[in-house]
RNA sequence: GAUAGAGGUGCGAUUGUCAUAAUUAGUCCCAUGCUGUCGGCGGUAACCGGGCGGGGAUGAAAGGGACCGUCGCCGAAGAGGCCGGGGAUUACCGUUCCUGCCCCUCUGGUCAUGCGGAGAAUAUGCGUAUGACUGUCACUUUACUGUGGAGAGCUAUC
Numbered sequence: 001g002a003u004a005g006a007g008g009u010g011c012g013a014u015u016g017u018c019a020u021a022a023u024u025a026g027u028c029c030c031a032u033g034c035u036g037u038c039g040g041c042g043g044u045a046a047c048c049g050g051g052c053g054g055g056g057a058u059g060a061a062a063g064g065g066a067c068c069g070u071c072g073c074c075g076a077a078g079a080g081g082c083c084g085g086g087g088a089u090u091a092c093c094g095u096u097c098c099u100g101c102c103c104c105u106c107u108g109g110u111c112a113u114g115c116g117g118a119g120a121a122u123a124u125g126c127g128u129a130u131g132a133c134u135g136u137c138a139c140u141u142u143a144c145u146g147u148g149g150a151g152a153g154c155u156a157u158c
Base pairs, nucleotide, nucleotide: 001158002157003156004155005154008074010073011072012071013070014069016067017066018065026058027057028056029055030054033052034051035050038049039048040047041094042093043092044091045090046089077107078106079105080104081103083100084099085098086097087096088095108134109133110132111131112130113129114128115127116126118124136149137148138147139146
């Protein structure tokens, strides 16, 4: 240098089904109270037209989630930063969402708890701190005992 592997509630993608979203949004009918520095993510300017609430009928979907299957894999993957593209009425400034690049940085993996933030959510996943378990290498120990490191690592073969 090449090839092949290991960690386990292992990682990611995807068809289908199911639940949730949802006594919701939207549409129609009735009634007529509030609001005009009212509303359209925030501010300024413009543009648009209503907005909130009551009763009745009808009534979704996306994202996210669970399960079976299939596929690709073990920096699998997930974040953050820079740059670019797109969305939230138009322009500017913000905020936020989606997306492309490996260009840079961080994280071995899983789980639990607290906080933050996305979200309809007590689901879920992301970040962070603490703790536990676990794999690997180095040193060490009577003893997988103890301590420490990080995947650009570790093991095997050529």
Predicted 3D model of a 158-nucleotide RNA (Lysine riboswitch aptamer) from a sheep gut metagenome. The RNAcentral record of the sequence draws on MGnify. Its mean pLDDT, the model's own confidence on a scale to 100, is 79. The model forms 98% of the base pairs in the Rfam consensus. Its Rfam family is "Lysine riboswitch aptamer". Its family is annotated with lysine biosynthetic process in the Gene Ontology. Rfam's curators write: Riboswitches are metabolite binding domains within certain messenger RNAs that serve as precision sensors for their corresponding targets.